[in-house]
Context: one part of a larger RNA
RNA sequence: GGGUUAACGCUGGCGGUGUGUCUAAUACAUGCAAGUCGAGCGCACUUUAUGUGAGCGGCGGACGAGCGAGUAACACGUUGGAACCUGCCCCAAACUCAGGGAUAACAUCUAGAAAUAGGUGCUAAUACCGGAUAGUCCCGCAAGGGUAAAGAUUUUUCGGUUUGGGAGGGGCCUGCGUACUAUCAGCUAGUUGGUAAGGUAAUGGCUUACCAAGGCUAUGACGGUUAACUGGUCUGAGAGGAUGAUCAGUCGCGAUGGGACUGAGACACGGCCCAUACUCCUACGGGAGGCAGCAGUAAGGAAUCUCCCACAAUGGACGAAAGUCUGAUGGAGCAACACCGCGUGAUCGAUGAAGCCUUUAGGGGUGUAAAGAUCUUUUCUGAGAGAAGAACUCUGACGGUAUCUUAGGAAUAAGCACCGGCUAACUCCGUGCCAGCAGCCGCGGUAAUACGGAGGGUGCAAGCGUUACCC
Numbered sequence: 001g002g003g004u005u006a007a008c009g010c011u012g013g014c015g016g017u018g019u020g021u022c023u024a025a026u027a028c029a030u031g032c033a034a035g036u037c038g039a040g041c042g043c044a045c046u047u048u049a050u051g052u053g054a055g056c057g058g059c060g061g062a063c064g065a066g067c068g069a070g071u072a073a074c075a076c077g078u079u080g081g082a083a084c085c086u087g088c089c090c091c092a093a094a095c096u097c098a099g100g101g102a103u104a105a106c107a108u109c110u111a112g113a114a115a116u117a118g119g120u121g122c123u124a125a126u127a128c129c130g131g132a133u134a135g136u137c138c139c140g141c142a143a144g145g146g147u148a149a150a151g152a153u154u155u156u157u158c159g160g161u162u163u164g165g166g167a168g169g170g171g172c173c174u175g176c177g178u179a180c181u182a183u184c185a186g187c188u189a190g191u192u193g194g195u196a197a198g199g200u201a202a203u204g205g206c207u208u209a210c211c212a213a214g215g216c217u218a219u220g221a222c223g224g225u226u227a228a229c230u231g232g233u234c235u236g237a238g239a240g241g242a243u244g245a246u247c248a249g250u251c252g253c254g255a256u257g258g259g260a261c262u263g264a265g266a267c268a269c270g271g272c273c274c275a276u277a278c279u280c281c282u283a284c285g286g287g288a289g290g291c292a293g294c295a296g297u298a299a300g301g302a303a304u305c306u307c308c309c310a311c312a313a314u315g316g317a318c319g320a321a322a323g324u325c326u327g328a329u330g331g332a333g334c335a336a337c338a339c340c341g342c343g344u345g346a347u348c349g350a351u352g353a354a355g356c357c358u359u360u361a362g363g364g365g366u367g368u369a370a371a372g373a374u375c376u377u378u379u380c381u382g383a384g385a386g387a388a389g390a391a392c393u394c395u396g397a398c399g400g401u402a403u404c405u406u407a408g409g410a411a412u413a414a415g416c417a418c419c420g421g422c423u424a425a426c427u428c429c430g431u432g433c434c435a436g437c438a439g440c441c442g443c444g445g446u447a448a449u450a451c452g453g454a455g456g457g458u459g460c461a462a463g464c465g466u467u468a469c470c471c
Base pairs, nucleotide, nucleotide: 001471002470003469004468006467007466008465009464010463013342014341015340016339017338018337019335020334021300026298027297028296030295031294032293035059036058037057040056041055043053044052045051046049066253067252068251076177077176078175080173081172084170085169086168089166090165091164092163093162094161095160096159097131099129100128106121107120108119109118110117111116137146138145139144151158152157179225180224181223186216187215188214191213192212193211194210195209196208197207198206228250229249230248231247232243233242234241235240255276256275257274258273259272278289279288280287281286306332308331309330310329314328315326316325317324318323345375346374347373348372355366356365357364358363380408381407382406383405384404385403389398415460416459417458418457419456420441421440422439426455427454428453429452430451436443437442
């Protein structure tokens, strides 16, 4: 000098664009954040129709959103690879036959404070089940064996099953890169390799049995400490150093620890089970909960916002669609927190008012500064008009916003730090090694340009200084 998710002090007019719990991955009151489909199904109700309600069923709740605790690792970045999976979407081919028994809802009874649970009876399906058919599918050298489907709506659409291919997505392996520490020097028994089996979508000590005795290590194993990684960001002429807020990609996590179920996909933030700690309800028998979603509360802290509006746009889920849901998102609010832009008036105006400061008492400074005259209206206030953003007939939260027109009147708007040297800027008074200053050198003990005040000056300016951290 530059930079910051900054904080503190003094001060503060406006607009645009960004940013906003760095600390306790601490605890959470309240509301909302994931639903949707009647063109899969049977009931119940009524206002009898673009109906409503719970339930069965389907798809989605594995996305989106948050956070960075853990992780020094194939976690990440980049390169190459083979033994894999893939709902929805696209392309191609073939098929979609005839049946069966249940069950929720409902009714009724019972237990319970509740959460909820149980018995009996009734009913439907694109729910469930066996049978038929079987080409490309699977097993098998072959013969042969095995495996599927579901209908709905209206008048042609949406579906269903099987197989092959694609796109996008994901799992796995691998070369290289990836913090500090030797006051950590030896580490390892599924350990290293093989055979066989199991397991997985798939390779593999992933797991098990048996066999061999290997494997890693000063090119730093093992241990300890710290840490999410990257694109990037800051600085620097560069090399490098530091860093990883916002935005984007990847990973990990969801009170703590563990587990599986369902599913194309999870070992699942707003699903389930168990344990632990904590909080709440209870009729003491037993139950309920998880804001590192958006707001908000408490606490910690130098410190970080509204319990706002809307689905109008973009995107997502469901639906044939109308549409419903969406604290994603779009917006508004708060904060000089940052960057950028604008303004606080312009021109003329004295050998130069007053006041104040200073003086050698003549004068000098403040200073064209003020007053005064003329002008302008960015801003401001009042009135009027008023968008684009809509693609797509309708549909705009923002918003009567931006913007435009018109009227008024210099009107509504300047501070902060510094002035001994480094370092731009000097005098007077007060104080008297006191009070105090200070980044370093150092100032102050009676004329202090260094302390405090004043006048003047210098620098920056809606900011200016201080502190902290990085280059």